[in-house]
RNA sequence: CAAGCAGUCUGGAUGAUCGCGCGUGCCAACGCCGAAAGGCGGUACGUGAGGAAAGUCCGGGCUCCAUAGGGCAGGGUGCUGGGUAACGCCCAGUGGGGGCAACCCUAAGGCAAGUGCCACAGAAAUGUAGACCGCCACGCAUGUGAAUGCGGGGUAAGGAUGGAACGGUGCGGUAAGAGCGCACCAGCGGUCAGGUGACUGGCCGGCUAGGUAAACCCCACCUGGAGCAAGACCGAAUAGAGAGGCUAUGGAGUGGCCCGCUCCGCCUCCGGGUAGGUUGCUAGAGGCCUCAGGCAACUGGGGUUCGAGAGAAAUGAUCAUCACCCUCAACUUGAGGGAACAGAACCCGGCUUACAGGACUGCUUGCCCU
Numbered sequence: 001c002a003a004g005c006a007g008u009c010u011g012g013a014u015g016a017u018c019g020c021g022c023g024u025g026c027c028a029a030c031g032c033c034g035a036a037a038g039g040c041g042g043u044a045c046g047u048g049a050g051g052a053a054a055g056u057c058c059g060g061g062c063u064c065c066a067u068a069g070g071g072c073a074g075g076g077u078g079c080u081g082g083g084u085a086a087c088g089c090c091c092a093g094u095g096g097g098g099g100c101a102a103c104c105c106u107a108a109g110g111c112a113a114g115u116g117c118c119a120c121a122g123a124a125a126u127g128u129a130g131a132c133c134g135c136c137a138c139g140c141a142u143g144u145g146a147a148u149g150c151g152g153g154g155u156a157a158g159g160a161u162g163g164a165a166c167g168g169u170g171c172g173g174u175a176a177g178a179g180c181g182c183a184c185c186a187g188c189g190g191u192c193a194g195g196u197g198a199c200u201g202g203c204c205g206g207c208u209a210g211g212u213a214a215a216c217c218c219c220a221c222c223u224g225g226a227g228c229a230a231g232a233c234c235g236a237a238u239a240g241a242g243a244g245g246c247u248a249u250g251g252a253g254u255g256g257c258c259c260g261c262u263c264c265g266c267c268u269c270c271g272g273g274u275a276g277g278u279u280g281c282u283a284g285a286g287g288c289c290u291c292a293g294g295c296a297a298c299u300g301g302g303g304u305u306c307g308a309g310a311g312a313a314a315u316g317a318u319c320a321u322c323a324c325c326c327u328c329a330a331c332u333u334g335a336g337g338g339a340a341c342a343g344a345a346c347c348c349g350g351c352u353u354a355c356a357g358g359a360c361u362g363c364u365u366g367c368c369c370u
Base pairs, nucleotide, nucleotide: 001366002365003364004363005362006361007360008359009358010357012322013321014320015319016318017317018316020048021047022046023045024044025043026042027041031040032039033038050341054352055351057350058349059348060347061346062227063226064225065224069259070258071257072256074223075222076221077220078219079093080092081091082090083089094108095106096105097104098103109218110217114216115215116212117211118210132159133158134155135154136153138151139150140149141148142147167185168184169183170182171181172180186208188205189204190203191202192201193200194199231279232278233277234276240270242269243268244267245266246265250264251263252262253261286305287304288303289302290301291300292299293298324338325337326336327335328334
């Protein structure tokens, strides 16, 4: 200098004028709106969208069912250890794969528990299946011979087919072959050592049990439901002499089923009234700084601080200057243009997706110089 890998921050700033929402202090208020509940003023200070507010994919806090639980079905996760309120998340490892590497990906328990599926091609893809072309010896026939044809036998090393052919490569051996034997690997089993563990390594053994569970299934662990339009309170209005059914050996209640528990009524149809206001609503599994522990995620101690709460939906408009990027020009000055993804709605922890420009940190590889 170039090409990459992992990560962090920012993504306009300042001032003035006018205009909005909320909080706190002070002042004002008996007025207005409204049927009521309730709502409405001025001023000073403070404060007012995000790293993803998005997706609604996970996990919770909280509220109700509810005065209650247990089980089954169903659903979810799936290597090990740790973190966390919890998780399908995060951290650190292990196995496998990709990359020269920094690093990245992983749907990663079990196929001798069972049941399935493996099209086409091929001889054969059923638990030891399989012989198309081949190879070998034997018998018969033809031939001077080399050879050729037929028959049964041996064979699965060679060739073909295929994603995969029932361990791989090589040597020996054999009539020809074959783990038949041997060496080195892979797999499986046993044993010893290391490690909390996943797993790794050494030695021994026999010679080998296809693939698929992101197929059904088995195993281990987890798991009530509904959701802020959950709920709570205040005010106002109303019409049920309506019809039908079940009714204590019954009915209803908690997503489904069973047991249990609780209550005494419940279901369907027809018809009527209201849907206004307040709250829930932001002080927290909060933020920031620091110390200690830990490889880390994170945990504990100390200090400090309060950063939106709208309600049909607030945070805006104008002007000026500066900053950033691009183009033209250029005695460093001027002109023009541009500025990403995108707006809370009960809250929090994650994941995933989108993102113009700018700044920074660490690491890998290549080239050049010293």